[in-house]
Molecule: Glycine riboswitch aptamer
Organism: Isoptericola sp. BMS4
């Protein structure tokens, strides 16, 4: 000097699913919180290897790892916000050369 990589902060982008019934409350009379039922959706977290992909180990089985996979605890279901992930610049950390 500095690639990859890992954390972060800005910015851009970035979905899904009943504004379904019923009570109550409040009401600007549009809505909105709320409890209660059934439905639903997964892209906050979070569990789980029992299916599928990947990965490691191994002739093979077995075993581990784990995820945009499965489960929906939680969370969500009008809009908005917001989200996992990508992209771009910045700071930091490690550092291959």
């Nucleotide at each position: 000097c500095g690639a990859a990589c890992c954390a972060u902060g800005a910015c851009g982008g970035g979905a899904g699913a009943g504004u379904c019934c019923g009570g109550c409350c409040c009401u600007c009379c549009g809505a909105g919180g709320u409890c209660g039922g059934c439905g639903c959706c997964g892209a906050a977290g979070g569990a789980g290897c029992a299916a599928u992909a990947c990965c490691c180990c191994u002739c093979c089985c077995c075993g581990g790892g784990a995820a945009u996979c499965u489960c929906u605890c939680a969370g969500g279901c009008c809009c908005c916000c917001g989200u996992a992930c990508c992209g771009u610049c910045g700071u930091g950390g490690c550092g291959a050369g």